Predicted 3D model of a 343-nucleotide RNA (Bacterial RNase P class A) from an Actinomycetes bacterium. Its Rfam family is "Bacterial RNase P class A". Rfam's curators write: Ribonuclease P (RNase P) is a ubiquitous endoribonuclease, found in archaea, bacteria and eukarya as well as chloroplasts and mitochondria. By type it is a ribozyme. The coordinates come from a structure-prediction model, not an experiment, and the mean pLDDT is 76. The organism belongs to Actinomycetes, within Bacteria.
[in-house]
RNA sequence: UGAGUCGACUGGGUGGUCGCGGCGGCAGAUCACAUCUGCCGCUGAGGAAGGUCGGGGCUCCGCAGGGCUGGGUGCUGGUUAACGGCCAGCCAAGGUGACUUGGGGACAGUGCAACAGAAAGCAGACCGCCGAUGGUUCGUAAGACACAGGCAAGGUUGAAACGGUGCGGUAAGAGCGCACCAGCGAUGAGGGUGACUUCAUCGGCUAUGUAAACCCCACCCGGAGCAAGGCCAAGCGUUGGAAAGAGUUGCCCGCUCGCUACUCCACAGGUAGGCUGCUUAGAUAGAUGGCCACCGCUUAGAAUUUCUAAGUACAGAACCCCGCCUAUAGGUCGACUCACACC
Numbered sequence: 001u002g003a004g005u006c007g008a009c010u011g012g013g014u015g016g017u018c019g020c021g022g023c024g025g026c027a028g029a030u031c032a033c034a035u036c037u038g039c040c041g042c043u044g045a046g047g048a049a050g051g052u053c054g055g056g057g058c059u060c061c062g063c064a065g066g067g068c069u070g071g072g073u074g075c076u077g078g079u080u081a082a083c084g085g086c087c088a089g090c091c092a093a094g095g096u097g098a099c100u101u102g103g104g105g106a107c108a109g110u111g112c113a114a115c116a117g118a119a120a121g122c123a124g125a126c127c128g129c130c131g132a133u134g135g136u137u138c139g140u141a142a143g144a145c146a147c148a149g150g151c152a153a154g155g156u157u158g159a160a161a162c163g164g165u166g167c168g169g170u171a172a173g174a175g176c177g178c179a180c181c182a183g184c185g186a187u188g189a190g191g192g193u194g195a196c197u198u199c200a201u202c203g204g205c206u207a208u209g210u211a212a213a214c215c216c217c218a219c220c221c222g223g224a225g226c227a228a229g230g231c232c233a234a235g236c237g238u239u240g241g242a243a244a245g246a247g248u249u250g251c252c253c254g255c256u257c258g259c260u261a262c263u264c265c266a267c268a269g270g271u272a273g274g275c276u277g278c279u280u281a282g283a284u285a286g287a288u289g290g291c292c293a294c295c296g297c298u299u300a301g302a303a304u305u306u307c308u309a310a311g312u313a314c315a316g317a318a319c320c321c322c323g324c325c326u327a328u329a330g331g332u333c334g335a336c337u338c339a340c341a342c343c
Stems, first nucleotide, its partner, number of pairs: 001339010012295007020044010046314001050325002053323005058225004065253004070221005075089005090103005104216002109214002111210003126155002128151003133148002137144002163181006182206002184203008229276004237267001239266004245257003296312007
């Protein structure tokens, strides 16, 4: 200097004018409340307010319990009100690297892996090799034939063929045996809270992948939600029928209240209102905007100390809080990695 990785901040300003929401004050229309009008002062969206993917506060129901079903999470340790979050680590894969992504179990069982190929869970013989042993035929014999039988080492197919390379051995072969290597397993020693890891010795053991497929294992989980709920107003039928059950996911047990209904069905009436919940913005058809001027920033062109033109992101609270994910013109900062050059 360039290219990258991770993290963070900011994201227009000033003046004028017209106009909005809330609070307060003054004046008038009014005797006054209510209501209306005018004036003045203060104040009025975010880093994500978006998504609604998670966790809570809060409210109501439920003697708040147990089980089944169902759902969520999934390496280890810590943190937190809690979480699937965050911090630190371990292992695997990708990357030169900074870093990024992922994480229980495939030997409990079931399922799936197209096509190709002989064959894809104790597999398998298409092209092939042998034919020592047995047997037929030919041959003086050597031998020939390739039947029985033996083989899966060579070739084919495929993402993957039941370890790899080499030597020995064999009729031909095969971890059949050996050496080295890879994987797996066992034992021991060391390090670590742990996930794991290092070393040594032994074993011929070498049966793929897939669980955001069903499933198994471990841990966690009452339900509904501010359109929750509370108060006022309004209206209300001693209506008719069923009838012992009802109780905030479904089922069972328990428990509580009932069995003269607080349940269900039909008919009839009210409910489009107000206050609150609701908060340093607190709206409720839901506000913070329009216009003008100057400045800032970005890009391009000219020019020489400026000019011209265009543009200036994503976007909008609704009870509150903590996370995650996504969008973002431009500007700024920090740490780290790689390449090149110079000292």